Small-subunit ribosomal RNA, 5' domain from an uncultured prokaryote, 520 nucleotides, folded computationally. Model confidence (mean pLDDT): 88 of 100.
Context: one part of a larger RNA
RNA sequence: AUUGAACGCUGGCGGCAGGCUUAACACAUGCAAGUCGAGCGUGAAAGCCCUUCGGGGUGAGUAGAGCGGCGGACGGGUGAGUAACGCGUAGGAAUCUACCUAGUAGUGGGGGACAACCUGGUGAAAACCAGGCUAAUACCGCAUACGCCCUACGGGGGAAAGCGGGGGACCUUCGGGCCUCGCGCUAUCAGAUGAGCCUGCGUUAGAUUAGCUAGUUGGUGAGGUAAAGGCCCACCAAGGCGACGAUCUAUAGCUGGUCUGAGAGGAUGAUCAGCCACACUGGAACUGAGACACGGUCCAGACUCCUACGGGAGGCAGCAGUGGGGAAUAUUGCGCAAUGGGGGAAACCCUGACGCAGCCAUGCCGCGUGUGUGAAGAAGGCCUUAGGGUUGUAAAGCACUUUCAAUUGGGAAGAAAGGUUGUACUUUAAUAGAGUGCAACUGUGACAUUACCUUUAGAAGAAGCACCGGCUAACUCCGUGCCAGCAGCCGCGGUAAUACGGAGGGUGCAAGCGUUAAUC
Numbered sequence: 001a002u003u004g005a006a007c008g009c010u011g012g013c014g015g016c017a018g019g020c021u022u023a024a025c026a027c028a029u030g031c032a033a034g035u036c037g038a039g040c041g042u043g044a045a046a047g048c049c050c051u052u053c054g055g056g057g058u059g060a061g062u063a064g065a066g067c068g069g070c071g072g073a074c075g076g077g078u079g080a081g082u083a084a085c086g087c088g089u090a091g092g093a094a095u096c097u098a099c100c101u102a103g104u105a106g107u108g109g110g111g112g113a114c115a116a117c118c119u120g121g122u123g124a125a126a127a128c129c130a131g132g133c134u135a136a137u138a139c140c141g142c143a144u145a146c147g148c149c150c151u152a153c154g155g156g157g158g159a160a161a162g163c164g165g166g167g168g169a170c171c172u173u174c175g176g177g178c179c180u181c182g183c184g185c186u187a188u189c190a191g192a193u194g195a196g197c198c199u200g201c202g203u204u205a206g207a208u209u210a211g212c213u214a215g216u217u218g219g220u221g222a223g224g225u226a227a228a229g230g231c232c233c234a235c236c237a238a239g240g241c242g243a244c245g246a247u248c249u250a251u252a253g254c255u256g257g258u259c260u261g262a263g264a265g266g267a268u269g270a271u272c273a274g275c276c277a278c279a280c281u282g283g284a285a286c287u288g289a290g291a292c293a294c295g296g297u298c299c300a301g302a303c304u305c306c307u308a309c310g311g312g313a314g315g316c317a318g319c320a321g322u323g324g325g326g327a328a329u330a331u332u333g334c335g336c337a338a339u340g341g342g343g344g345a346a347a348c349c350c351u352g353a354c355g356c357a358g359c360c361a362u363g364c365c366g367c368g369u370g371u372g373u374g375a376a377g378a379a380g381g382c383c384u385u386a387g388g389g390u391u392g393u394a395a396a397g398c399a400c401u402u403u404c405a406a407u408u409g410g411g412a413a414g415a416a417a418g419g420u421u422g423u424a425c426u427u428u429a430a431u432a433g434a435g436u437g438c439a440a441c442u443g444u445g446a447c448a449u450u451a452c453c454u455u456u457a458g459a460a461g462a463a464g465c466a467c468c469g470g471c472u473a474a475c476u477c478c479g480u481g482c483c484a485g486c487a488g489c490c491g492c493g494g495u496a497a498u499a500c501g502g503a504g505g506g507u508g509c510a511a512g513c514g515u516u517a518a519u520c
Stems, first nucleotide, its partner, number of pairs: 001519003005516005012367006018360002020325001025323003029320003034070003039067002042064001047058004077278003086203007095195002100191002103188005108142001110140002117132006148157003162183006170177002204250003211241003216238006223231001253275004257268004280301005303314004331357001333356003339353001340351004370400004380391004404461001406456001409453002414447001418442010464509005469490003475504005485492002
């Protein structure tokens, strides 16, 4: 000088930050990933009204569940593991990439199912089984193939899905066809973004760890992958690494950075940002553009819970919160108003990301606790050589001010969007419709009793802590008597202690001050 600090004493306000460093210990409860009816078939109830008491209408094609699509691989958490191409840096070639952008070519014609639903059954539950009906942008053939893939260069193979808005002629089975616009879908090429892989160099300690290695090192062939490769396998060869420290052991996420220092260095890796790894422990794959997947699946294990004992359910290292551990670390808060993300044509919905608020002097910064005047140098305290000195202009008194807090009233910005109307342009057969731009009106704030301004009142509500032997700024008296005690080092204390305890005085910092721990 510094700290994610803790402890002791003390504590007025604000701004900005930070807040389980320990048990990757166990978790009650709530929330943290949904969305789309403009992909599809279905489809309630309460309430209200009517009623011939059977029911009907409305609620409402709403809620809900289901099929299907996209997203749950992002965002958020943690640092257990990892000494490694994990990270950092510089390169490389044998790859993939949903959504997005640009280009090219298409989007024809058929089929059979499965949920939901109904019926029946099993079970305590979780859930499951059988039969029957049904739709699709779900699934499967057929046709076509610019480019694409395979090829022995002869040839061979492979695709799609519709939905919504509007409409003048023409056709119509009155559903629509047809035209047009928008969104989709298929194939392919390129880009962008993201990801996988390989390599040079760098990356803690120990030799009281000296040898290690059989898929081991290399080759050939075959397999596998999006892709190179012992990645895997068969055969062949006997290699490969190592005192320039292999192997083993211990420790550790890495970096930008942070702290310190004149620097070189040393220490460190909280918050923020990039990368990696993990998600109760171990293993595995499925789906998918992407995972071997925190809030998905399966198996095994430990633990907890339910059970009708047959069997089931769970995973806070998400946000709060609880127990435990600990010197020690916060609210079971508000809101999607902003920024960002997912879905959707959009309105919008979801979002413990995020924005805010709450708690804590944990830190940094700022402000205040008054200002001027005031000598009878008051009283009181302390000291005294008893004259006086000091506290001390300090107080009182007088004259002012009102920051902050309190109180009164006003009051921005954070709001861009969205909606309605008008208008111009584009598209088009079209003055429909749609898109884009502009204008007018309207309109959304958790914070929030906001910031800020202002009214009123009155010095009014606001100072402590450590130290005073030397180092080291600051001294006297009393008590104690090697006791009680102090102490960072030297050392004080055994009857005149500036070193112990108290008092007066002083010194240093100040809403803090000291102590302890740690680093330079």